A computed fold for a 73-nucleotide RNA from Candidatus Micrarchaeota archaeon CG1_02_55_41, annotated as transfer RNA. The coordinates come from a structure-prediction model, not an experiment, and the mean pLDDT is 81.

RNA sequence: GCCCCCGUAGCUCAGCGGUUAGAGCGGCGGUUUUGUAAACCGUAGGUCGGGAGUUCAAUUCUCCCCGGGGGCU
Numbered sequence: 001g002c003c004c005c006c007g008u009a010g011c012u013c014a015g016c017g018g019u020u021a022g023a024g025c026g027g028c029g030g031u032u033u034u035g036u037a038a039a040c041c042g043u044a045g046g047u048c049g050g051g052a053g054u055u056c057a058a059u060u061c062u063c064c065c066c067g068g069g070g071g072c073u
Base pairs, nucleotide, nucleotide: 001072002071003070004069005068006067007066010025011024012023013022018056027043028042029041030040031039049065050064051063052062053061
């Protein structure tokens, strides 16, 4: 230098044009217990890496950039 993959909640990931962006774990509060844990119930938390474009509509498609991983010369 070239090619491919990935970037979504604190962590691991799902969602691949439209509804309210979700799950598990974790956090916080409650019930229960002498107390802790466990269990159950509730709740908060997201500029969907950044920018531009296409579209009536973009987390999703296209382009550029940034970051991470792998491969080739």
Rfam family: tRNA.